[in-house]
Context: one part of a larger RNA
RNA sequence: CUGGGUUUAAAGCGUGCGCAGGUUGCAAGAUAAGUCUUUGAUUAAAGACUGGAGCUCAACUUCAGGAAUGUCAUCGAUACUGUUUUGCUCGAGUCUUAUCGGGGAAGGCGGAAUUCCCGGUGUAGGAGUAAAAUCCGUUGAGAUCGGGAGGAACACCAGUGGCGAAAGCGGCCUUCUAGAUAAGUACUGACACUCAUGCACGAAAGCCAGGGUAGCGAAAGGGAUUAGAUACCCCUGUAGUCCUGGCCCUAAACGAUGGAUGUUAGACGUUAGAGGUAUCGACCCCUUUAGUGUCGCAGGGAAACCGUUAAACAUCCCACCUGGGGAGUACGGUCGCAAGAUUAAAACUC
Repeated sequence: CUGGGUUUAAAGCGUGCGCAGGUUGCAAGAUAAGUCUUUGAUUAAAGACUGGAGCUCAACUUCAGGAAUGUCAUCGAUACUGUUUUGCUCGAGUCUUAUCGGGGAAGGCGGAAUUCCCGGUGUAGGAGUAAAAUCCGUUGAGAUCGGGAGGAACACCAGUGGCGAAAGCGGCCUUCUAGAUAAGUACUGACACUCAUGCACGAAAGCCAGGGUAGCGAAAGGGAUUAGAUACCCCUGUAGUCCUGGCCCUAAACGAUGGAUGUUAGACGUUAGAGGUAUCGACCCCUUUAGUGUCGCAGGGAAACCGUUAAACAUCCCACCUGGGGAGUACGGUCGCAAGAUUAAAACUC
């Protein structure tokens, strides 16, 4: 290895791109490396196997035989794999015409609200809580009206709705840019799948430099509560949250479900198309493609449940698991400004 698994028991890398590697559509020809076959040589003896013999039997010993396996040479076979040649179009891609969307980047604009400032009216409260107090207010608050400043976020639309590889993306407009889908079936002709190492992206928090700072708000201060209260509640409030540039690289980064391809009952929604029917036209209805949901047959599953978006049936490739704790730790390496990240044990113990 034969011969296990990875939704929840240990186990799918956070996600993509992709070199090497592995795997790879249909048809015909050539070749004969793999593969199969003929024959030969070799594969020491002992041992093992089969059949005899000898010790009273057996163990043991001994004789004979056959096989297996590997290697080399050789006669052939050509289904499969490989190599090579020539084709094909269903995979893949290109093209044309449309459609779709919070996909991305930059710039500009807008209104509501909070806060602050100025002015008017106006007077004793306001704020807060279970109740209070700290706090704000007669130097005129809160309320209300008008004007102004500034930052951040975009109500309704809004939807198991959309887009994106994931992280994620939501006011409006413009520019630049990426993608998907449908229909046509014009072109190329296997150009494909997966992917160790690698490269890129990667919420929040955090870090560096420079800006910005309305609201919120770790830390900190104060008021309460309490036996205490380094908390929960309240009043303040700095980093931060925002922008630009550079790092960090982790999450229950979750569908706790890797990617690709094919096959296997359906029913009902919904999004984006196409075709048909119908109609003055639209809606409705039927068919179909791509997504996104609910239920469900077969089948699967320890069960919960999954069920054409599989956890069913198969093939290919990658990643990962192997009792609990020690431990995702120590040491070492790599990366990082640091915080730390990544790779990753053992003793011991149950």
This is a predicted structure of a 350-nucleotide part of an RNA (small-subunit ribosomal RNA, central domain) from an uncultured organism. RNAcentral holds the full RNA, with entries from ENA, Greengenes and SILVA. Rfam family: Bacterial small subunit ribosomal RNA. Its mean pLDDT, the model's own confidence on a scale to 100, is 88.